[in-house]
C1' cells in the first nucleotide's frame, strides 16, 4: 500500500403492520343566511375557479411512535453549491417550502441538558455548546486489569499478498 473477513450497541437505514396526531381541518351535485371585500407561494400580463358564515357529513398526504422484516457497520446523517421537477393554467422574473441526481465539507456511536433552527405540534428532528457513558488506537502510571491524557471511522482488529 492492496484484497478479503470482522467488531462497536438504547448502533444505522429501507419496506410493511398497528396507533395517535394532522382535524372536527380540507373537500362536499346536501340545507339555511349573507356579500363584492378577498383567495388559489411572491411580483407582472392573460385566463380559470365566485366568496364568507352557520348546520349536516367528514378524509388523506406529509411528519412521528410501535412491532415485524430485510439490508447493513460511512452504517448513515447534516450543511452548502449546482442542474432538473413540483408548488391552479400559459409566458417572464424570483425563491419561502418540497423532491431526484451530482459536487464539496463536517460527524467514531448512542444517551441527557441548554440555546437556536425545521415542524401544525408539548410529537419528532438538525446544528452548536456542556455532561457522563461506550467501542477503538497511541502514550504515561499502576501491575493483572484499573486510572489519567490525547486522537479520529481517511480509524481499529484478523488473515493473505
Nucleotide at each position: 500500500u492492496g484484497a478479503u473477513a470482522g467488531a462497536g450497541g438504547c448502533g444505522c437505514g429501507g419496506u410493511g403492520u398497528u396507533c395517535a396526531u394532522c382535524a372536527g381541518u380540507a373537500c362536499c351535485g346536501u340545507c339555511c343566511g349573507g356579500c363584492a371585500a378577498g383567495g388559489g407561494c411572491a411580483g407582472g400580463c392573460a385566463g380559470c375557479c365566485g366568496c364568507c358564515g352557520g348546520a349536516g357529513a367528514g378524509a388523506a398526504a406529509g411528519g412521528g411512535a410501535u412491532c415485524a422484516u430485510c439490508g447493513c457497520c460511512g452504517a448513515a446523517g447534516a450543511a452548502u453549491c449546482g442542474u432538473c421537477g413540483c408548488c391552479c393554467u400559459g409566458c417572464c422574473u424570483g425563491g419561502a417550502g418540497c423532491g431526484c441526481c451530482g459536487g464539496u465539507u463536517c460527524u467514531g456511536g448512542g444517551c441527557c441538558g441548554c440555546a437556536c433552527g425545521a415542524g401544525a405540534a408539548a410529537a419528532u428532528u438538525g446544528u452548536g455548546c456542556g455532561g457522563a457513558c461506550u467501542g477503538u488506537c497511541a502514550c504515561a502510571a499502576g501491575u493483572c486489569u484499573u486510572u489519567g491524557u490525547g486522537g479520529a471511522g481517511c480509524g481499529c482488529u484478523a488473515u493473505c499478498g
Model confidence (mean pLDDT): 75 of 100. A computed fold for a 161-nucleotide RNA from a sheep gut metagenome, annotated as Lysine riboswitch aptamer. The sequence is in RNAcentral, with records from MGnify.